Notes
The RNA shown here (c-di-GMP-I riboswitch aptamer) has 76 nucleotides and comes from a Desulfobulbaceae bacterium. Lineage of the source: Bacteria > Thermodesulfobacteriota > Desulfobulbia > Desulfobulbales > Desulfobulbaceae.
RNA sequence: AGAAGCAAAAGCCAAACCUGUCGCAAAACAGGGACGGAAAGCCACGGGUUUCACAGGAAACAGCCGGGUUGCCUUC
Numbered sequence: 001a002g003a004a005g006c007a008a009a010a011g012c013c014a015a016a017c018c019u020g021u022c023g024c025a026a027a028a029c030a031g032g033g034a035c036g037g038a039a040a041g042c043c044a045c046g047g048g049u050u051u052c053a054c055a056g057g058a059a060a061c062a063g064c065c066g067g068g069u070u071g072c073c074u075u076c
Base pairs, nucleotide, nucleotide: 002076003075004074005073012037013036017032018031019030020029021028035063041069042068043067045066046065047064048061049060050059051058052057
């Protein structure tokens, strides 16, 4: 530097649901919680989904897929 993730270790994240805050809503955030995750780290670039408006449009999702980018452990 490249490839792979069967097993293991150190740690990491945290779905549903509950409570609170916030938002028209989808959603988001905080605490609890653990279904899962080898990028479930980050980026709305392409597709997709959701919400508001329904005239152009505006917004959300990176835990839907692809792409970009950075990185831990193990093996080769």